[in-house]
Molecule: c-di-AMP riboswitch aptamer (ydaO/yuaA leader)
Organism: bacterium HR29
RNA sequence: AACCGAAUACUGCUGAAUGCGCCCUCGGGCGCAGCGGGGGACCCACCGCGUGGGGUGAAUUCGGCCAGGACGCCGAUAGGGUGCCCUUCCACCCGAACCCGUCAGCUAACCCCGUAAGCAGUCGGAAGGCCCUG
Numbered sequence: 001a002a003c004c005g006a007a008u009a010c011u012g013c014u015g016a017a018u019g020c021g022c023c024c025u026c027g028g029g030c031g032c033a034g035c036g037g038g039g040g041a042c043c044c045a046c047c048g049c050g051u052g053g054g055g056u057g058a059a060u061u062c063g064g065c066c067a068g069g070a071c072g073c074c075g076a077u078a079g080g081g082u083g084c085c086c087u088u089c090c091a092c093c094c095g096a097a098c099c100c101g102u103c104a105g106c107u108a109a110c111c112c113c114g115u116a117a118g119c120a121g122u123c124g125g126a127a128g129g130c131c132c133u134g
Base pairs, nucleotide, nucleotide: 010121011120012119013118014117018033019032020031021030022029023028034115035114036113037112038111039110044105052103053100054099055098056097061076062075063074064073065072079094080093081092082091085129086128087127088126089125090124
């Protein structure tokens, strides 16, 4: 010096997952606000009689292979993401996982729950718009 790794700060990404306050045996606990989700009338809507049904989430669906099936793999796809914001185009990616337990349409009042996890280090590019400044 290069490379690798760790920590802190800063900047940022996916996501609802942030801010503040109090208590504490310093492990943590509680509350408020913000954000997010579920249950739950009239009216309306919808059927089913099981091969159950349903929820969070972008993460659904189809085809092929092993083979008759599950798991798995390959290709595609509804849909989703990419650094101030919106639209369009291009480019690059994702297209999972988990939960409830025979039960839930919508739904005012009302009731309940979550506030994690995982990453990155001139950041994808262009056009138009918006905003700001001169």